[in-house]
RNA sequence: UCUUUAUACAGAAGAGGCGAGAGAACAGGCUCAAUGACCCUCUGGCAACCCCCAAAAUGGAAAGGUGCCACUUCCUGCCCCGUAAAACCGGGGAGCUAUAAAAA
Numbered sequence: 001u002c003u004u005u006a007u008a009c010a011g012a013a014g015a016g017g018c019g020a021g022a023g024a025a026c027a028g029g030c031u032c033a034a035u036g037a038c039c040c041u042c043u044g045g046c047a048a049c050c051c052c053c054a055a056a057a058u059g060g061a062a063a064g065g066u067g068c069c070a071c072u073u074c075c076u077g078c079c080c081c082g083u084a085a086a087a088c089c090g091g092g093g094a095g096c097u098a099u100a101a102a103a104a
Base pairs, nucleotide, nucleotide: 001104003102004101005100006099007098008097013043014042015041016040017039021032022031023030026077027076028075029074044069045068046067049065050064052060053059078093079092080091081090082089
C1' cells in the first nucleotide's frame, strides 16, 4: 500500500506551546475559532478490536499492543420506499471515510 471481516446515533479532561484557519476528498450547508480553534507535548480519562482469564459462543479483567476524548463518520449529495407529479420531510440501503485484526 491492497484485500477481507467487524464496528461507527454511546463514552471521555486540564495545562503548556504554536499562531489561523479547522471539521478525510469534491460540492452545498451548519458549527468551532485571537475569550486562541486545528495541530504538538505532558498529565488525566474513555472504551474493549487484539492480547489475558475462562466450559473460550456468552462472560470477566484492563497489566500489554493499538485506538479514541466538539457537533451521529457534524448533515447532505447516489439507490429504494412512504408517493399519483414535484419539492420538503421521514425510513432503509449503498458508497466514502475512520479504527482494529488477519493475510499478501